[in-house]
The prediction has a mean pLDDT of 81. The RNA shown here (small-subunit ribosomal RNA) has 1484 nucleotides and comes from a Candidatus Parcubacteria bacterium.

RNA sequence: UUUACUGAGAGUUUGAUCCUGGCUCAGGGUGAACGCUGGCGGCAUGUUUAAGGCAUGCAAGUCGAAUGUCUGUUUACAGGCAUGGCAAACGGGAGAGUAACACGUUGGUAAUCUACCUCUAUCUCGGGCAUAACCCGGAGAAAUCUGGAAUAAUACCCGAUAGGCAUGGGGGGACAUAAGUCAUUCCCAUGUAAAGAUUUAUCGGAUGGAGAGGAGCCUACGGUACAUCAGCUUGUUGGUGAGGUAAAAGCUCACCAAGGCUAUGACGUAUAGCGGGUGUGAGAGCAUGACCCGUCUCACUGGGACUGAGACACUGCCCAGACUCCUACGGGAGGCUGCAGUCAAGAAUCUUCCUCAAUGGGCGAAAGCCUGAAGGAGCAAUGCCGCGUGGUUGAUGAAGCUUUUCGGAGUGUAAAAACCUUUUAUCAGGGACGAAUUCGUGACGGUACCUGAUGAAUAAGUCACUGCUAACUUCGUGCCAGCAGCAGCGGUAAUACGAAGGUGGCAAGCGUUACCCGGAUUUAUUGGGCGUAAAGGGUCCGUAGACGGUUUGAAAAGUUCUUGGUCAAAUCUUGAGGCUUAACUUCAAGACUGCCAAGAAAACUUUCAAACUAGAGACCGGGAGAGGCAAGUAGAAUUGCUGGUGUAGUAGUAAAAUGCGUUGAUAUCAGCAGGAAUACCAAAAGCGAAGGCAGCUUGCUAGAACGGUUCUGACGUUGAGGGACGAAAGCGUGGGUAGCGAAUGGGAUUAGAUACCCCAGUAGUCCACGCCGUAAACGAUGGUCACUAAGCAUUGGUAGUAUCGACCCUAUCAGUGCUGUUUAACUAAGCUAACGCCUUAAGUGACCCGCCUGGGAAGUACGGCCGCAAGGCUAAAACUCAAAGGAAUUGACGGGAGCCCGCACAAGCGGUGGAGCAUGUGGUUUAAUUCGACGAUAAGCGAGAAACCUUACCCAGACUUGACAUAUAGCUGCAAACUCUAGGAAACUAGAGCUUCUUCGAGAGUGCUAUACAGGUGCUGCAUGGUUGUCGUCAGCUCGUGUCGUGAGAUGUUGGGUUAAGUCCCUUAACGAGCGCAACCCCUAUCCUGUGUUAAAUGAUCACGGGAGACUGCCCCGGUUUAACGGGGAGGAAGGUGGGGAUGACGUCAAAUCAGCAUGGCUCUUACGUCUGGGGCCACACACGUGCUACAAUGGCUGGUACAAUGGGUCGCAAAACCGCAAGGUGAAGCCAAUCCCAUCAAAGCCAGUCUCAGUUCGGAUUGAGGUCUGCAACUCGACCUCAUGAAGUUGGAAUCGCUAGUAAACGCCAAUCAGCUACGUGGCGUUGAAUACGUUCUCGGGCUUUGUACACACCGCCCGUCACACCAAGAGAGUCGAUAGCACCCGAAGGCUGACAUUAGUUGGACGAAGGUGAGAUCGGUGAUAGGGGUGAAGUCGUAACAAGGCAUCCGUAGCGGAAGCUGUGGAUGGAUCACCUCCUUU
Repeated sequence: UUUACUGAGAGUUUGAUCCUGGCUCAGGGUGAACGCUGGCGGCAUGUUUAAGGCAUGCAAGUCGAAUGUCUGUUUACAGGCAUGGCAAACGGGAGAGUAACACGUUGGUAAUCUACCUCUAUCUCGGGCAUAACCCGGAGAAAUCUGGAAUAAUACCCGAUAGGCAUGGGGGGACAUAAGUCAUUCCCAUGUAAAGAUUUAUCGGAUGGAGAGGAGCCUACGGUACAUCAGCUUGUUGGUGAGGUAAAAGCUCACCAAGGCUAUGACGUAUAGCGGGUGUGAGAGCAUGACCCGUCUCACUGGGACUGAGACACUGCCCAGACUCCUACGGGAGGCUGCAGUCAAGAAUCUUCCUCAAUGGGCGAAAGCCUGAAGGAGCAAUGCCGCGUGGUUGAUGAAGCUUUUCGGAGUGUAAAAACCUUUUAUCAGGGACGAAUUCGUGACGGUACCUGAUGAAUAAGUCACUGCUAACUUCGUGCCAGCAGCAGCGGUAAUACGAAGGUGGCAAGCGUUACCCGGAUUUAUUGGGCGUAAAGGGUCCGUAGACGGUUUGAAAAGUUCUUGGUCAAAUCUUGAGGCUUAACUUCAAGACUGCCAAGAAAACUUUCAAACUAGAGACCGGGAGAGGCAAGUAGAAUUGCUGGUGUAGUAGUAAAAUGCGUUGAUAUCAGCAGGAAUACCAAAAGCGAAGGCAGCUUGCUAGAACGGUUCUGACGUUGAGGGACGAAAGCGUGGGUAGCGAAUGGGAUUAGAUACCCCAGUAGUCCACGCCGUAAACGAUGGUCACUAAGCAUUGGUAGUAUCGACCCUAUCAGUGCUGUUUAACUAAGCUAACGCCUUAAGUGACCCGCCUGGGAAGUACGGCCGCAAGGCUAAAACUCAAAGGAAUUGACGGGAGCCCGCACAAGCGGUGGAGCAUGUGGUUUAAUUCGACGAUAAGCGAGAAACCUUACCCAGACUUGACAUAUAGCUGCAAACUCUAGGAAACUAGAGCUUCUUCGAGAGUGCUAUACAGGUGCUGCAUGGUUGUCGUCAGCUCGUGUCGUGAGAUGUUGGGUUAAGUCCCUUAACGAGCGCAACCCCUAUCCUGUGUUAAAUGAUCACGGGAGACUGCCCCGGUUUAACGGGGAGGAAGGUGGGGAUGACGUCAAAUCAGCAUGGCUCUUACGUCUGGGGCCACACACGUGCUACAAUGGCUGGUACAAUGGGUCGCAAAACCGCAAGGUGAAGCCAAUCCCAUCAAAGCCAGUCUCAGUUCGGAUUGAGGUCUGCAACUCGACCUCAUGAAGUUGGAAUCGCUAGUAAACGCCAAUCAGCUACGUGGCGUUGAAUACGUUCUCGGGCUUUGUACACACCGCCCGUCACACCAAGAGAGUCGAUAGCACCCGAAGGCUGACAUUAGUUGGACGAAGGUGAGAUCGGUGAUAGGGGUGAAGUCGUAACAAGGCAUCCGUAGCGGAAGCUGUGGAUGGAUCACCUCCUUU
């Protein structure tokens, strides 16, 4: 510079995030099938399954110009039979076998053959014996066979001739070389030819040579799964000789030798025709081998040869076998994997068609004959391509349907309607090319095509509509029915099921299913990984292999370039052309990335040769070390034994007990014995390949580092297989046994305790020898080499200074190790998903090895190897799930940690729980006991008043436009209400009486009828609004901008102080802000001031207004020098938010309420609505909650006496006075209230008396009698009064509640509701008036920080294993049934080879030889009682193993034990929380 081409993602693990990783989807394709639907044409394609069986017809004949003969009628001619020639080895079908020179590519054949065809050279002479058809007989059911006689040829035989032919022998030349080939070459010997026909021009015949086409054989390379197939082979490998073939060769045979193949995968098993190509893909690849082309193989199964140029022959022959058919039972016939067709199998694949017109094949001289090859038609939407189902106008946006907020909207210019067109379909007329060839010749076909006619006429479906993924509403259903590719949808408001309407996509098709490629970088050459996700071998040595330092030369294998050959055609790409277009097809060019040959280059790799020293190794020197092996030896301690002293305990634990001990323990002293292990030093240390190694001494022995720079000269690195070593446990044999200690026994704990704790204790732990070969064998990090900032410690060496010398110190070189815990305080670059790693890399590069590819099943089964065993190594599948997983984040949680707060505990006071009663709830009962509320946060709660009413419940009686609202229409009347009478339980019904307004319009009102509708305390608080409870008056909850992080998120809000407080201060990658806190509001405590009645007046008090006052303002101390703040003090009525109230952040509990109200949806409508009477909500074995009254002397009773505040009152409060023991009655003054009344306003208190510790002069329940009041009405079911009665109860078990000051406790008063009251409740008011708080260990709740987590519905979490039941798949299994391939032996057809006899035909042997038989094994498969494990299932059973320190830290290996998870011993890991200690680093 030119040309050409070119890569998309999404869903799903989580509360959220990033990563890893699988699953799934969107695309394309098909010889397809299935479902629904279906107008036309063109071009293609059509048994993928049973290489299963086949009825019927056809698929290979032809030649009279080779010959004999028969028939038709005699010549001519036609037909038949037979001999003869050629063909039948092609064409057509199928893919069973085959993993192979079968196929493909490339070469070779000097190791070969070739009919017909072409060219060329020469020749074609003489003679002879038979035989078929036919004729005459015979046998047989048939197929067919046979005897006799005759005859021809281009049939057969003999002879001649011939070479450049064949065979054998010999000589020279050239090229090659293993034999060989070539030619002007020579020489000799032997041998082999022929055919005629018809006619006068040809067709033949023989022998050579050449060509074309075809065929055989050989070589190299290429393309498949399994190593759970590792060794295979005896004609096997080679040689000599012989045979054999067209031809090389163990191709075959005899003999000789012992070779040949294999980890670069032999042998075996399984599967499979191969290629051009086809599908997909950006490509590399992956998958595939229908149709078309090339090639191989097969022809009922197996074997065999004959003929021939060619076959071991699809429609030929022989034999054996299975099957089918015929039969006269003697014997015969057959082979659709040719075209049609049929049965079977199957999800599934066509007409028993036409023609040789064309193309091609066979024969023939030709005419011609044959041709299910082929050309065509038929069937099938099986595929590709094209066309159509109409076009234009058409709004009051018709009707119908759907929907609706009822207004409307959608379907929708869609339809109707008007005008137009006629592709297509139908009808009619004309009518081909394909014919090459002058004549004649067309199956297709009266087809394509052309013209005309009629008429919108004949022609639209299917799938989807939650996301991926384009497209939404209504109804039905109610975890049902169902959907689903994945995620998932459905439990009463489903855009996900079913239907409808609407919409989207594609369209004569549309979907589904199956399979392939893609997406999938998810096997990674392009193009992945291995610390924690799956993945580094336990470690080292080393074989093959792979890779490899510097220099020079040579070669040219790899490599690069050029040229030539080949890579069939079709296919593919591009450009043109032909069918109206396209599909299809023709032509041209390109491509086909490959192989071979020749030439050139020499940088790199390679090979050979020569050298070098930087890699590696050797040598010398002095040092370091728990390196290994063996022997010896030391002290402390435990235990035992002996003796002494000594007496009752000891030991053990959270606490105990078992145990030991008066037969003298424990304790203590002395001695003895034995085994095991080595305190201190000791460390982050050292050594070793790893496992691992520790008293001391000696001996033997291995390795590493440093220094010297003497030697070798790439000798190196890694390392599949292989070998060696390899903790603990375990095994075998023999010893030993102090302590410890699986199993086991006992004691505890416990619901149980096969455990944790305790007392004992066997194997074992120890030694020797031999096995085992595994561990969290870990740095979860393979080895080697190189490079890339620092700091520190330490080992060894050198130098300097100094010294008598050493040590110390400084500098430097080389190496080793560390930078971990903690902490405010260790990393730069780079890498990483993050955590983290960071010169000891997980950084940057090179080389070699090992390993991984979703979770589970499973490191399991089967097989193999090893082992005495235990077991180890190697190592799957069916089935099942859509996840499993890593790191980090925010929460929540912890029988984790730290800090802090609260009547949370503690310190106190008084209660509850025991009694009786009241009240609420559960339960039970009932016709009904209406409903709701259920830990805290239900239970004297809704209800601040259930006798009727209330009332919602039950029984009974009634009403149906209704008890209540609105509207319309009609009708009738002027009523209705009210009063009375009758019936009735009442509601109500019937009657009578009384009786409207008016603008006189039936106007208002009202009644009746009818229609819309009313009505529901019926359901859903899990459809809702509103309201409320609770955490909690706790101090928190968030946002904007910025910054950090890939991100979820973090920061701010953490930290140091402080506060009641995220209150404030300081620090700070944060700076600000919002909702909360606080303050602002109300009451109250002090003072001042104004006004004021009802207070007789002043003052005070009181009421109503206004103001002052408190702010850490002042002083001292502390607080890091500060600040915030804390402590104390002064002053003050009040002091550190003075006391109280109102005020309740973001949110949590699907918390409560559909019965307060409102409200969606559902539901009832002469009832689930409405009215009425009565009953019930008040029941009563029992359980719980909240209270009242008590149990008494700090008291009861009697008498006297003192002091409040808040409130309420006209349908009301009610005084005085009188009556009654009293409740109350009579009575009526006063008061709409600072005036009057409730109300002398009070009780506890105080004074005095009495009671004297009792079931009482306590206590008052219960019951009887008599009354009062309210009210239509006190029976169920009211309160109160009087008299009488006089129960339980003597201070309350476990447990539990309230309260920090005018509080608790005690005392009474008032009010709401209300006719009355079950109020002892609730809400207020005042009177009297305490105690205690050391403190934060513990309980409960909360806040902040941090840590672990397998939790996120968030610990009321998650989750493991046995057992029981059901289902599923796989393995084992006494066996049993089959298949496959071999082996040994027996038998042995056809057949060729070979021997003998006859030699005309033939007869008889031999070895080989298919099928068959017998036998022992191998491999694979089916089935199998049974037992074992695995997986999956609904809310089963037993426990609680794991996740937090999971309540005994967990896990790994191993051993024993146990219902089960599991427990225990031994060694190991941290992938353990917490606390403390040691050491180190950093700073000072």